TPP riboswitch aptamer (THI element) from a Lentisphaerota bacterium, 101 nucleotides, folded computationally. It matches the Rfam family "TPP riboswitch aptamer (THI element)". Rfam's curators write: Vitamin B(1) in its active form thiamin pyrophosphate (TPP) is an essential coenzyme that is synthesised by coupling of pyrimidine and thiazole moieties in bacteria. Gene Ontology term of the family: thiamine pyrophosphate binding. Model confidence (mean pLDDT): 77 of 100. Lineage of the source: Bacteria > Pseudomonadati > Lentisphaerota. Of the family's consensus pairs, 91% are formed in the model.
RNA sequence: GCUAUAGUUUCGGGGUGCUUCGAACUGUUUAUCGAGGCUGAGAAUAUACCCGUUGACCUGAUCCGGUUAAUGCCGGCGUAGGAAAAACUGAUGCCAGAGCU
Numbered sequence: 001g002c003u004a005u006a007g008u009u010u011c012g013g014g015g016u017g018c019u020u021c022g023a024a025c026u027g028u029u030u031a032u033c034g035a036g037g038c039u040g041a042g043a044a045u046a047u048a049c050c051c052g053u054u055g056a057c058c059u060g061a062u063c064c065g066g067u068u069a070a071u072g073c074c075g076g077c078g079u080a081g082g083a084a085a086a087a088c089u090g091a092u093g094c095c096a097g098a099g100c101u
Base pairs, nucleotide, nucleotide: 001094002093006089007088008087009086010085011052012051013050014049017038018037019036020035021034022033023032057082058081059080063076064075065074066073
């Protein structure tokens, strides 16, 4: 001097489903509130959680197969198509050089 892992700061991206009971409302099937159940890091207001290319998540998708009380639960699709970053710190590594013995 360069960087790996990692860290810090600032900034940015993302999802929030299924279901039981009760209530209220409405007036016939949706959405609201409360308490539970399922998966999950997270199941809607968070100063939370996850992720920033080793990529969360989205699309295809009202997809296909399996499972389940049900589901975007699991698998496939998938080496698919999209998708949000800069700065700083920084070896025990690497490169170059100098001094001393």